A computed fold for a 73-nucleotide RNA from a Patescibacteria group bacterium, annotated as transfer RNA. It matches the Rfam family "tRNA". Rfam classes the family as a transfer RNA. It was read from a public genome assembly. Its mean pLDDT, the model's own confidence on a scale to 100, is 82. The source organism's lineage runs through Bacteria and Bacteria candidate phyla.
RNA sequence: GCGCGCAUAGCUCAGUUGGUAGAGCAUUCGACUGAUACUCGAAAGGUCCUAGGUUCGACCCCUAGUGCGCGCA
Numbered sequence: 001g002c003g004c005g006c007a008u009a010g011c012u013c014a015g016u017u018g019g020u021a022g023a024g025c026a027u028u029c030g031a032c033u034g035a036u037a038c039u040c041g042a043a044a045g046g047u048c049c050u051a052g053g054u055u056c057g058a059c060c061c062c063u064a065g066u067g068c069g070c071g072c073a
Base pairs, nucleotide, nucleotide: 001072002071003070004069005068006067007066010025011024012023013022019056027043028042029041030040031039049065050064051063052062053061
């Protein structure tokens, strides 16, 4: 330099061929207990890497860029 893949909650990851974003763990609160732990219930938590474009509507499609990984030279 060229090609491919990844980027979504604090962490690990889903998101069914475009329709106002979810799970587990962690955190907080509650139930249970004499009290903890376990278990159960609930809540909070997101500029979906950035900027443009297409569309009535984009995490999803297109373009450019950034970071990381793999391969080739």